Predicted 3D model of a 147-nucleotide part of an RNA (small-subunit ribosomal RNA, 3' minor domain) from Leptothoe kymatousa TAU-MAC 1615.
It matches the Rfam family "Bacterial small subunit ribosomal RNA".
The coordinates come from a structure-prediction model, not an experiment, and the mean pLDDT is 83.
Lineage of the source: Bacteria > Bacillati > Cyanobacteriota > Leptothoe > Leptothoe kymatousa.

Context: one part of a larger RNA
């Protein structure tokens, strides 16, 4: 490659991240409650006891051991959270992708100016109702500037 231009949404295909989501299955955090080794400290009317002490040499007492008994306690085991990761029929909307399908909304007054916000419609761009903008052409007229 300049209106045989530019350009907009759906919708079909193909890939590609990602939302939700009946649910399933992992990870870590803390807390309630149940059980409770090992120790260590606490207690003991029950057993054993060379070394100390008392002695009427047999005992008694101190101390140690063992056992019981409590407190703390690690796995464990029940219960409802907290965070997070995976995966989930279905579903959302998003990207890219050769010139696919409908249409034509936009860009010139783009053919009903556009655009903003809103409400309701509508296969889709999008309509229409309302209120506000000029970043609207056009004719006219008014202010103001420069010559």
């Nucleotide at each position: 490659c300049a209106c045989c231009g530019c350009c907009c949404g759906u919708c079909a295909c193909a890939c590609c991240a990602u939302g939700g989501a009946a649910g399933u299955u992992g990870g870590c955090c803390a807390u309630g409650c149940c059980c409770g080794a090992a120790g260590u400290c606490g207690u003991u009317a029950c057993c054993c006891u060379a070394a100390c002490c008392g002695c009427u040499u047999g005992c008694g007492g101190a101390g140690g051991g063992g056992g019981g008994c409590g407190c703390c306690g690690a796995a464990g085991g029940c219960a409802g959270g907290g965070c997070u990761g995976a995966u989930g029929a279905c579903u959302g909307g998003g990207g890219u992708g050769a010139a696919g399908u409908c249409g034509u909304a936009a860009c010139a007054a783009g053919g009903u100016a556009g655009c903003c916000g809103u409400a309701c419609c509508g296969g889709a761009a999008g309509g229409u109702g309302u209120g506000g903008c000029u970043g609207g052409a056009u004719c006219a007229c008014c202010u103001c500037c420069u010559u």